[in-house]
RNA sequence: GCCAAACUUGUUGUGAAGCAAGGACGGAAAGCCAUGGGUCUCAAUGGUUGAGAUCGCCAGGUUGCCAAA
Numbered sequence: 001g002c003c004a005a006a007c008u009u010g011u012u013g014u015g016a017a018g019c020a021a022g023g024a025c026g027g028a029a030a031g032c033c034a035u036g037g038g039u040c041u042c043a044a045u046g047g048u049u050g051a052g053a054u055c056g057c058c059a060g061g062u063u064g065c066c067a068a069a
Base pairs, nucleotide, nucleotide: 002027003026007022008021009020010019011018012017025056031062032061033060035059036058037057038054039053040052041051042050043049044048
């Protein structure tokens, strides 16, 4: 130098949540990819299935600047 949890305001969505501004709990990939698992939402449902959300839940894949030691 970078990102920005909770919370607040505005806004989009049936919802989980997203986005913008404020705000900093944290982060050394808290950059990117929903591939596997987890969690959450909506619809139908007998089992369950379908459609979504989350990469700041874990794993995997991929990329990664400068300086010092």